[in-house]
Context: one part of a larger RNA
Formats: sequence, structure tokens, C1' cells
RNA sequence: UUGGGCGUAAAGGGUGCGUAGGCGGCCUUGUAGAUCAGAUGUGAAAUCUCUCGGCUUAACCGUGGUAAGCAUUUGAAACUGUGAGGCUUGAGUGCAGGAGAGGAGAGUGGAAUUCCUAGUGUAGCGGUGAAAUGCGUAGAUGUUAGGAGGAAUACCAGUGGCGAAGGCGACUCUCUGGACUGUAACUGACGCUGAGGCACGAAAGCGUGGGGAGCAAACAGGAUUAGAUACCCUGGUAGUCCACGCCGUAAACGAUGAGUGCUAGGUGUCGUGGGGUCAAACCUCGGUGCCGCAGUUAACACAUUAAGCACUCCGCCUGGGGAGUACGGUGGCAACACUGAAACUC
Repeated sequence: UUGGGCGUAAAGGGUGCGUAGGCGGCCUUGUAGAUCAGAUGUGAAAUCUCUCGGCUUAACCGUGGUAAGCAUUUGAAACUGUGAGGCUUGAGUGCAGGAGAGGAGAGUGGAAUUCCUAGUGUAGCGGUGAAAUGCGUAGAUGUUAGGAGGAAUACCAGUGGCGAAGGCGACUCUCUGGACUGUAACUGACGCUGAGGCACGAAAGCGUGGGGAGCAAACAGGAUUAGAUACCCUGGUAGUCCACGCCGUAAACGAUGAGUGCUAGGUGUCGUGGGGUCAAACCUCGGUGCCGCAGUUAACACAUUAAGCACUCCGCCUGGGGAGUACGGUGGCAACACUGAAACUC
């Protein structure tokens, strides 16, 4: 718990789809649940409150009035609801196009590292601030040729593109999602949001089976140091990769929920369309950046991609610590996740 807020002070759910619910375009017409107006009844008295009056005043006392609410009834019809009919601008479909690391599967390539084999060749190589551990006369490093295997895809590459987010980067093929532009043929409000729910969800981690080049938690050794359970070096196992199944968390960030409308401009860039032109300038639609006015803001800053001006719906916050802890519950193989206090203390 009225309210006031949520970029950085506490606070936007990691993201989407969608149920209930909430909210919802323009016109005509009916209805009258909600709404509004009137009447009647009730609303006991005292008390409270207002007007006036009585005790010299006041306290005190008296007269009269006022109130929602409830019920009945009569009406109004702008808004809202509801019934009927219509419309096309919201939404969707069709048609014509081009853009894209969007997703899934299969295949192929080149560069590089490592290893193996063979040739050549001889004493060093490697590493560092300097060294040492390590490798090497059983021939290393270097160099040439051949082979194996795994992972990643230089240049192009760009505050470039695509995706709801996580994320996506060699090439080819197959399957497949979405967005954009133009047109205005079709449907005719079919829309927005979304508690629960369902799905997706980096890395690490877990299970089963593969794979294992490089890198590399743990671990070992060498250094450094007063020490060095580190930073540096030499090695190195899980893991990183694949398939299937879990986990469900991140500074999951734009630290900024989604949708709609409105509110100066300037300048880049991506994908286009139209007019125009030899080509441009110019106009216009959708993204993505920078600068900047009004306005906002505690300031920083934001500023048509709003943190401006409004509306709709959801989530969340309410001093610090205790604490994202305890207990209980749910999920999970586990790790743990979700939900989530209090005492006490300042």
C1' cells in the first nucleotide's frame, strides 16, 4: 500500500508465443445493464454539524435543516456496455520484386598449428625482465617432400547485415522462418497487452557414447618473492568439438517492458520503391549511427530509435545489514535454480 516511482539512487521479468482478464477504429440504428436527472419510502431519538432562539454570557437547553446508502418508480441517451447493419484508415491475405553471418541437414575447399615417415644438415633449440625446468649427438631446432587428424574459417569486414532474445561469419546444395519495398485485388476490427501456462535460452556444469590438433581450470615442475597455494615460464588432465538427454543461470545491458498516436532540424550509412535524369540534385518508405531545438532530468544526459507529450496492458520497488540466508514447498541425477521471511542490529 493513499501515493510516488523503476537509464546511473531501491525497482523492467533473459526472450518470445499465447489462455483467462483488462483495454480497444469510423458511421447508422435499437436497447437501457452501467451512468445521469426527478419523485416516493426508509435513513429512530439522543449525539455530530449548520441556521435561528432561551437562560445577563458561556457551558447547557430548545426549534428547524442537511447526508450518503438502500428500495420502488418515472424519464434522458452524449459516453460506456449490448443487439443489428454497414465502412476501410488498424490488422491480415494476395500479386510483383530485391536484400540478408536468420535456422536445420548434407557435402566440399584452402591457410595455419601439432604429430608421423623420408631426404638434407649439425649443435644447439626453446623460453624470459633475466633465467631455469623442458627438448636435442638414440641427430633436435631449421629446411624440402609426402601423409594423418582435429578445430577454426585470414583478407572481404563496415557504430555493415540478420534474428524475439540468447546469438549468427569459408564455399556449394536441399529444406525452412521472418522482415522490407511497390501495388491496392481480397477479408472487414479479425486488434493491443498478457496473471498463470508453454517454448526458446551464452558460458560453465551434469549423464551416455564418440572424438581429441591447438588451447587449457585442476595438477606437476622451474622462476619471482620475506612468503607466492598467484602474476611469468615448461609441461599437462577434465573441458573446449560431435550426437542425444538434462541444467535454466549471466554486467542474459541500451543496466531503458510491449503497443499506438503526436512533437524543429542537420549529417552519415544499409535495403529499396516512385518521380526525374545520360548521371545526379531532389522527394519518399523501412532499418542503423552521430550532432542538435522545444521539452524532460538531481545532474550526467535523453532528444521522431525519447529518458518529451498522452493513453492501454503487464512486471517490479518502498532505508542499510541480517539475506537472496533460514524454514517449507516445487523442479533437478547432482551442482543448484525458483519461491522467499524473521529475530537482532545501525
Model confidence (mean pLDDT): 84 of 100. A computed fold for a 346-nucleotide part of an RNA from Sporanaerobacter sp. Iso-W4, annotated as small-subunit ribosomal RNA, central domain. Taxonomically the source falls in Sporanaerobacter (Bacteria, Bacillati, Bacillota, Tissierellales). Rfam family: Bacterial small subunit ribosomal RNA. On this family, see Yusupov et al., Science 2001: "Crystal structure of the ribosome at 5.5 A resolution".